[in-house]
The prediction has a mean pLDDT of 76. Two RNAs folded together computationally: RNase P RNA and transfer RNA, 449 nucleotides in total. Rfam match: Bacterial RNase P class A. Rfam classes the family as a ribozyme.
RNA sequence: GGAGAAGACCAGAUGAUCGCCGGUAGAAUUGAGCUGCCGGAGGAAAGUCCGAGCUCCGCAGGGCAGGAUGGUCGCUAACGGCGACCGGGGGUGACCCCAGGGAAAGUGCCACAGAAAACAUACCGCCCGCCCCAGGCGGGUAAGGGUGAAAAGGCGAGGUAAGAGCUCACCGCUUUUCCGGUGACGGAAAAGGCAUGGUAAACCCCAUCCGGAGCAAGACCAAAUAGGAGAACGUUUGAGGGCGGCCCGUCCGAUGUUCUCGGGUAGUGUCGCUAGAGGCGCAAGGCAACUUGCGUCCCAGAUGAAUGAUCAUCGUCGCGCUCGCGGGUAACCGUGGUGUGAAACAGAACUCGGCUUACGGUCUUCUCUCGUG
RNA sequence: GGGCGGGUAGCUCAGCUGGGAGAGCGCCACGCUUACACCGUGGAUGUCACAGGUUCGAGUCCUGUUCCGCCUACCA
Numbered sequence: 001g002g003a004g005a006a007g008a009c010c011a012g013a014u015g016a017u018c019g020c021c022g023g024u025a026g027a028a029u030u031g032a033g034c035u036g037c038c039g040g041a042g043g044a045a046a047g048u049c050c051g052a053g054c055u056c057c058g059c060a061g062g063g064c065a066g067g068a069u070g071g072u073c074g075c076u077a078a079c080g081g082c083g084a085c086c087g088g089g090g091g092u093g094a095c096c097c098c099a100g101g102g103a104a105a106g107u108g109c110c111a112c113a114g115a116a117a118a119c120a121u122a123c124c125g126c127c128c129g130c131c132c133c134a135g136g137c138g139g140g141u142a143a144g145g146g147u148g149a150a151a152a153g154g155c156g157a158g159g160u161a162a163g164a165g166c167u168c169a170c171c172g173c174u175u176u177u178c179c180g181g182u183g184a185c186g187g188a189a190a191a192g193g194c195a196u197g198g199u200a201a202a203c204c205c206c207a208u209c210c211g212g213a214g215c216a217a218g219a220c221c222a223a224a225u226a227g228g229a230g231a232a233c234g235u236u237u238g239a240g241g242g243c244g245g246c247c248c249g250u251c252c253g254a255u256g257u258u259c260u261c262g263g264g265u266a267g268u269g270u271c272g273c274u275a276g277a278g279g280c281g282c283a284a285g286g287c288a289a290c291u292u293g294c295g296u297c298c299c300a301g302a303u304g305a306a307u308g309a310u311c312a313u314c315g316u317c318g319c320g321c322u323c324g325c326g327g328g329u330a331a332c333c334g335u336g337g338u339g340u341g342a343a344a345c346a347g348a349a350c351u352c353g354g355c356u357u358a359c360g361g362u363c364u365u366c367u368c369u370c371g372u373g
Numbered sequence: 374g375g376g377c378g379g380g381u382a383g384c385u386c387a388g389c390u391g392g393g394a395g396a397g398c399g400c401c402a403c404g405c406u407u408a409c410a411c412c413g414u415g416g417a418u419g420u421c422a423c424a425g426g427u428u429c430g431a432g433u434c435c436u437g438u439u440c441c442g443c444c445u446a447c448c449a
Base pairs, nucleotide, nucleotide: 001369002368003367004366005365006364007363008362009361010360012314013313014312015311016310017309018308020040021039022038023037024036025035026034042345046356047355049354050353051352052351053350054214055213056212057211061248062247063246064245066210067209068208069207070206071085072084073083074082075081086100087098088097089096090095101205102204106203107202108199109198110197123145124144125141126140127139128138129137130136131135153171154170156168157167158166172194173192174191175190176189177188178187179186180185218271219270220269221267228261229260230259231258232257233256240252241251242250263448264447265446278297279296280295281294282293283292284291285290316342317341318340319339320338321337323336324335325334326333327332374445375444376443377442378441379440380439383398384397385396386395392429400416401415402414403413404412422438423437424436425435426434
């Protein structure tokens, strides 16, 4: 110098002028309004993918169905999140990735090719026997070839007619026991000749969790009337509703309930609404995620939806210069001056904790590699 | 703001339980006709919205992104 890995941080600053939204104080007032002061987007405010708070459904019942999650131990209000560890995989490495339970409970599927795709089997081949002997038939075999994404433990030796866990060593696997660890799991020994192909982001089984809707939730005020018409069902032999797919159970239930047509109102009114699992700092515990204690701060609340525009100075980066200074033989490098240009993704809508996606830059630590000394 | 559904040929749509990408209309060529239409015969046509993953194999299963569409105030 090049190529990478991990993590942290920033999201230009200050001032002036003109505006916008909210709060507060003052004067004035019929009232929009006026003047001063204070506050005014993000790391993702985004996607709405998870988890909660909050609100309503009287209670949030039982079973089935359905959905979600899936190594272990912890953290957390909770989670599909996070941390540490275990196992597997990728990379030369820093490091990264894993929907990572069960295929010896059952079912399904494995196209084409191939003898055979799962109760194994035999196309070529190898070996033995027989015959009408360039070959055919019968039997043995699964080492070799061939097919396929995948072929019934691997490899070597012995053995054999040829072969084969048939036998043996090593490796793998299964079972049992012991040791270490909270655990996932790791290590060791013995036994078994191998039984158990893949697929669960196929059905399914196991374990754990899940009632439904969402701030247009919901509460209050104001306004408005044709509480109209039709159809269906039903009044204890009970329609329908709370109840969300079904059943049970329970409660409500009769000028009732549901549907269709038709009608009316709509101020974009007030509350919910922003002080919260809040931010920052210090200390303690813990490998960490995180927790506890103390101190301190108040930090947007709009609703046809505010948070902006212009100018100046400074800062950052890129490019240019018959420019200055320093270094160098030189190309050039460093620094300064000056001119010019650029600055990403993106805009709160009840609020938090995460994930994912979009995106500009700076710094730190680390890895591999090339050149020179 | 909140809740849902969809994207397959030029258009409208099938594709169930993963192995062949299809149908109708349209388009092109030839025939028929003096010519056109109708009709007959033959043919072409795809980033299955995009990207990644699971699988031997993905239009189909899973995850993310993107585009389009629908519903959603109150009273009786």